Model confidence (mean pLDDT): 82 of 100.
Predicted 3D model of a 112-nucleotide RNA (SAM riboswitch aptamer (S box leader)) from Bacillus coahuilensis p1.1.43.
Taxonomically the source falls in Bacillus coahuilensis (Bacteria, Bacillati, Bacillota, Caryophanales).
Rfam family: SAM riboswitch aptamer (S box leader). Gene Ontology term of the family: regulation of gene expression.
Of the family's consensus pairs, 97% are formed in the model.
The sequence is in RNAcentral, with records from Rfam and Ribocentre.
The same sequence occurs in records of 3 taxa.

[in-house]
C1' cells in the first nucleotide's frame, strides 16, 4: 500500500513549551482559535491487543466463543455523531427537516 473482522451518539486539563493556524482529502457549510490554533511534554480517557478469573464447546496438554475484573505492557484517543453534507432509498412537507443503507475515512487485530 492491498485485504479481511470489529468499533466509531460515550469518555477524557482553567497544566508547561510553542506561536499562527486548525476542524484527513476535494466541493459546500458550519465551526474552533492571540480569552492562544498547529506540533512537543506531562496529566487525563478508554478498554482493541496482550494478562488474569469464571462459564460453555471443540478437541486433546491445545483452541474457540462468552462474561467479568485489573490498568504495570503494545497501540489508541482527549471540541462539536467519523463536526454535517455530498450517492441511493424512505417519512413527513415543501427547498427544509428527519430516518435507513452505502462510499470515504479513523482506530486495533490478522493476513499478504
Nucleotide at each position: 500500500c492491498u485485504c479481511u473482522u470489529a468499533u466509531c451518539g460515550a469518555g477524557a486539563g482553567c497544566g508547561g513549551c510553542g506561536g499562527a493556524g486548525g476542524g484527513a482529502a476535494u466541493a459546500g457549510g458550519c465551526c474552533c482559535u492571540g480569552u492562544g490554533a498547529a506540533g512537543c511534554c506531562c496529566g487525563g480517557c478508554a478498554a482493541c491487543c496482550a494478562u488474569c478469573a469464571a462459564g460453555c464447546g471443540a478437541a486433546u496438554u491445545u483452541u474457540g466463543c462468552u462474561u467479568g475484573a485489573a490498568a504495570a505492557g503494545g497501540u489508541g484517543c482527549u471540541a462539536a455523531u467519523u463536526c454535517c453534507u455530498a450517492c441511493a432509498g424512505g417519512u413527513a412537507a415543501u427547498c427544509u427537516a428527519c430516518c435507513u443503507g452505502g462510499a470515504a475515512g479513523a482506530u486495533a487485530a490478522g493476513a499478504g